Description
The RNA shown here (transfer RNA) has 73 nucleotides and comes from an uncultured Clostridia bacterium. Rfam family: tRNA. From the family's description: Transfer RNA (tRNA) molecules are approximately 80 nucleotides in length. It was read from a public genome assembly.

């Protein structure tokens, strides 16, 4: 220098054919227990890496950039 993959909640990751942004763990509160552990319930928590484009509508499609990993040279 060229090819490919990944980037979504604090962490690990889903997200189907473009149409309400989710799960588990964690956190906060509450209940059960004499207490801890544990279980259950509820809630908070998101610039979907950044920018632009297409579209009535983009996490998803297209272009550029950034970071990490990987292959080739």
């Nucleotide at each position: 220098g060229g090819g490919g993959a990944u980037a979504u909640a604090g962490c690990u990751c889903a997200g189907u054919u473009g149409g309400c942004a989710g799960a588990g763990c964690g956190u906060a509160c509450g209940a059960a227990u004499g207490g801890c552990a544990u279980u259950c319930g509820u809630a908070a928590g998101g610039u979907c890496a950044g920018g632009g484009g297409u579209u009535c509508g983009a996490g998803c499609c297209c272009c550029c950039u950034u970071a990490u990993c990987u292959c080739c040279a």